[in-house]
RNA sequence: GAGCUUAGCGGCUAGGGAUCCGGCACCGUCAUCGGUGCGCAGGACCGAGAGCUGCAGUCGGGGCGGGAGAAAUCCGCACCGAUGCACGGCGGGAUAAAAACCCGGGAGAU
Numbered sequence: 001g002a003g004c005u006u007a008g009c010g011g012c013u014a015g016g017g018a019u020c021c022g023g024c025a026c027c028g029u030c031a032u033c034g035g036u037g038c039g040c041a042g043g044a045c046c047g048a049g050a051g052c053u054g055c056a057g058u059c060g061g062g063g064c065g066g067g068a069g070a071a072a073u074c075c076g077c078a079c080c081g082a083u084g085c086a087c088g089g090c091g092g093g094a095u096a097a098a099a100a101c102c103c104g105g106g107a108g109a110u
Stems, first nucleotide, its partner, number of pairs: 008055005015046002020043002022040001023038006057083005063077004085105001087108001091103003
């Protein structure tokens, strides 16, 4: 000094707050109605690159089918195998709001 490209989607979890519903407290003399407050082990909601899981995709293998004929080559299909590693801010942003969400496999560190 260099270390490029690829890593998508679904279901969930850790975590997260408070728009909606519910709960609790107080207030409106009472109230099934309304207001204010409390995140409250609730319903829902947000939710991971460095959490789980599945699928897709990619690569390899032989098989079957097809263009196209003996082969080569190309295309498609299902099957089998592989698909790794990963320390990480501050700050800012979205949404009602927050977060381990997004900026971000970023800055930086090793």

A computed fold for a 110-nucleotide RNA from Kaistia soli DSM 19436, annotated as Guanidine-I riboswitch aptamer.
The organism belongs to Kaistia soli, within Bacteria.
Its Rfam family is "Guanidine-I riboswitch aptamer". From the family's description: This family represents a conserved RNA structure found upstream of the ykkC and yxkD genes in Bacillus subtilis and related genes in other bacteria.
RNAcentral records the identical sequence in 2 taxa.
RNAcentral holds the sequence, with entries from Rfam and Ribocentre.